Transfer RNA from a Phycisphaerae bacterium, 73 nucleotides, folded computationally. Rfam family: tRNA. Its mean pLDDT, the model's own confidence on a scale to 100, is 83. Taxonomically the source falls in Phycisphaerae (Bacteria, Pseudomonadati, Planctomycetota). The sequence is in RNAcentral, with records from ENA.
[in-house]
RNA sequence: GGCGGGAUAGCGCAGUUGGCAGCGCGGCGGACUCAUGCUCCGCAGGUCCCGGGUUCGAGCCCCGGUCCCGCAA
Repeated sequence: GGCGGGAUAGCGCAGUUGGCAGCGCGGCGGACUCAUGCUCCGCAGGUCCCGGGUUCGAGCCCCGGUCCCGCAA
């Protein structure tokens, strides 16, 4: 260099036919408890890798790039 997969919250990952960005863990607050933990309720937290394009509208489609994993040689 060629081919395939991946990049989305602090971490692990979903995201359907393009139409409100979500789940679990973690964090914070509350309930419970003598107290901690468990359990339950709530809240915060996002440049959806970067740049451009298509579209009324892009995490999703198209083009280019960066990084990570794998395959063949």